Small-subunit ribosomal RNA, 5' domain from an uncultured prokaryote, 473 nucleotides, folded computationally. The prediction has a mean pLDDT of 89.
[in-house]
Context: one part of a larger RNA
RNA sequence: GAACGAACGCUGGCGGCAGGCCUAACACAUGCAAGUCGAACGCCCCGCAAGGGGAGUGGCAGACGGGUGAGUAACGCGUGGGAAUAUGCCCUGAGGCUGGGGAUAACGGCGGGAAACUGCCGCUAAUACCCGGUACGCCUUGAGAGGGAAAGGAGCAAGGCGCUCCAGGAUGAGCCCGCGUCGGAUUAGCUAGUUGGUGAGGUAACGGCUCACCAAGGCUGCGAUCCGUAGCUGGUCUUAGAGGAUGAUCAGCCACACUGGGACUGAGACACGGCCCAGACUCCUACGGGAGUCAGCAGUGGGGAAUAUUGGACAAUGGGCGCAAGCCUGAUCCAGCCAUGCCGCGUGAGUGAAGAAGGCCUUAGGGUUGUAAAGCUCUUUCACCCGCGAAGAUGAUGACGGUAGCGGGAGAAGAAGCCCCGGCUAACUCCGUGCCAGCAGCCGCGGUAAUACGGAGGGGGCGAGCGUUGUUC
Numbered sequence: 001g002a003a004c005g006a007a008c009g010c011u012g013g014c015g016g017c018a019g020g021c022c023u024a025a026c027a028c029a030u031g032c033a034a035g036u037c038g039a040a041c042g043c044c045c046c047g048c049a050a051g052g053g054g055a056g057u058g059g060c061a062g063a064c065g066g067g068u069g070a071g072u073a074a075c076g077c078g079u080g081g082g083a084a085u086a087u088g089c090c091c092u093g094a095g096g097c098u099g100g101g102g103a104u105a106a107c108g109g110c111g112g113g114a115a116a117c118u119g120c121c122g123c124u125a126a127u128a129c130c131c132g133g134u135a136c137g138c139c140u141u142g143a144g145a146g147g148g149a150a151a152g153g154a155g156c157a158a159g160g161c162g163c164u165c166c167a168g169g170a171u172g173a174g175c176c177c178g179c180g181u182c183g184g185a186u187u188a189g190c191u192a193g194u195u196g197g198u199g200a201g202g203u204a205a206c207g208g209c210u211c212a213c214c215a216a217g218g219c220u221g222c223g224a225u226c227c228g229u230a231g232c233u234g235g236u237c238u239u240a241g242a243g244g245a246u247g248a249u250c251a252g253c254c255a256c257a258c259u260g261g262g263a264c265u266g267a268g269a270c271a272c273g274g275c276c277c278a279g280a281c282u283c284c285u286a287c288g289g290g291a292g293u294c295a296g297c298a299g300u301g302g303g304g305a306a307u308a309u310u311g312g313a314c315a316a317u318g319g320g321c322g323c324a325a326g327c328c329u330g331a332u333c334c335a336g337c338c339a340u341g342c343c344g345c346g347u348g349a350g351u352g353a354a355g356a357a358g359g360c361c362u363u364a365g366g367g368u369u370g371u372a373a374a375g376c377u378c379u380u381u382c383a384c385c386c387g388c389g390a391a392g393a394u395g396a397u398g399a400c401g402g403u404a405g406c407g408g409g410a411g412a413a414g415a416a417g418c419c420c421c422g423g424c425u426a427a428c429u430c431c432g433u434g435c436c437a438g439c440a441g442c443c444g445c446g447g448u449a450a451u452a453c454g455g456a457g458g459g460g461g462c463g464a465g466c467g468u469u470g471u472u473c
Stems, first nucleotide, its partner, number of pairs: 001473004006469005013345006019338002021303001026301003030298003035060003040057002043054004067256003076181007085173001090169004095164002098132004107122006138147003152161001182228003189219003194216008231253004235246004258279005281292004309335001311334003317331001318329004348378004358369004382414001384409005392400001417462005422443003428457005438445002
């Protein structure tokens, strides 16, 4: 000098754009943040009907989106390759959708419980479940053969939406490898599923992934193991560059969801707002037993130098479901707060004395503040008042918002501070003080004339900021 997710002190007019718990992955009151489909199905309620509402079965979605950085020194990430995989919805192509069956929730009845919830009996539907038939291609195979599908609904209908099997694509995903990826040797040895083989199991898939048996291997001074620290990257800051530092916001990947463990469902999870077990904590309880988990958006307590509203809207973009109408969406779009940063604008312009008053200095003549003020002549940006009033929306639909903007109006009117002035370093005098009080980034100032302390006048710098502190280069 530059930079910052900054903080602190003094000061503070407007706007645009951005940013805003870096600390306790501390604990959380309350509300909201994931539903949807009646064109899969039976039932209940309201209604004369049309229609509307409700829980349940069933389907799809809840594996996305959003948060956080605890853990992780690792194929985690980055980059370049690879083969032994599966992939719902979507696209392309080919074929098929036949006959039957038994249940079950809701519902009704009777119970248990304080509650959460739950038991028994009975009835019922389906695109829920099961069996048989069929099989171009598909799977297994000992090449003889064996195995395996389906669902319908709305509509007058046409046609379309679905269902099933196969092949291909696309997308996203799993796995393997080369190289790269912080500090410590005051950590030198580490390893028993350990290293390899055979066989088996398991997986979507390769593999000690798991197991049995066999062999005795494997890693390491080119740093194994251990300890500490840390999410990684695109990037960001600095710099002439090389390099150094860093990983907030935005984007990609990973990991986590009170702590630890586990699986279920599913195309996909070992699943933030799902389940089970254990633990800690909080809450309810009729003491038998239950409920909960903001590292979602707001918000609260706490910690801290320090970081915002318990706001509006689905209008746009995007997502889920639905044939659709539409519903849901704290994703998102907006608004609110904060000079936290960057950028822009204003706080007036012209004229005005050999120069008012006052202040300060003085050699008492004067000098300086200073065209500065007043006065005179103008202007009206921004803010303010009145009126009009968008784009964003391909036809309709606008939270923002009576916003931006436009027209008119009044009036210099509402709007300047902060730091510094010994040298480095730009800017000097007087008074006070007297090694005191104090200053200070370094050198150093102050003990009676201090340009260095405090005040004043004057001056220098920057300016809605200016200084200080911290950190990086």